[in-house]
RNA sequence: UCUUUUGUAGCUUAGAGGUAAAGCGUUUAGCUGUUAACUAAAAAAUCACAGGUUCAAAUCCUGUCAAAAGAG
Numbered sequence: 001u002c003u004u005u006u007g008u009a010g011c012u013u014a015g016a017g018g019u020a021a022a023g024c025g026u027u028u029a030g031c032u033g034u035u036a037a038c039u040a041a042a043a044a045a046u047c048a049c050a051g052g053u054u055c056a057a058a059u060c061c062u063g064u065c066a067a068a069a070g071a072g
Stems, first nucleotide, its partner, number of pairs: 001071007010024004018055001026042005048064005
């Protein structure tokens, strides 16, 4: 320098055009003599950034940034 992949909640991931889901974690309540465990509820991501296409974009296209792998 070139090619490919990846970027979504605190962490790990799902979501293949119709407005984002789960596990772990966190908080609150219940239960218990207390803790843990268990049960119930809640909060938390405008989807790396900026444009474009579309009635509608996490999703398709372009550029940039970051990480990983490969080639030279």
Description:
Predicted 3D model of a 72-nucleotide RNA (transfer RNA) from Storeatula sp. CCMP1868. Taxonomically the source falls in Storeatula (Eukaryota, Cryptophyceae, Pyrenomonadales, Pyrenomonadaceae). Rfam family: tRNA.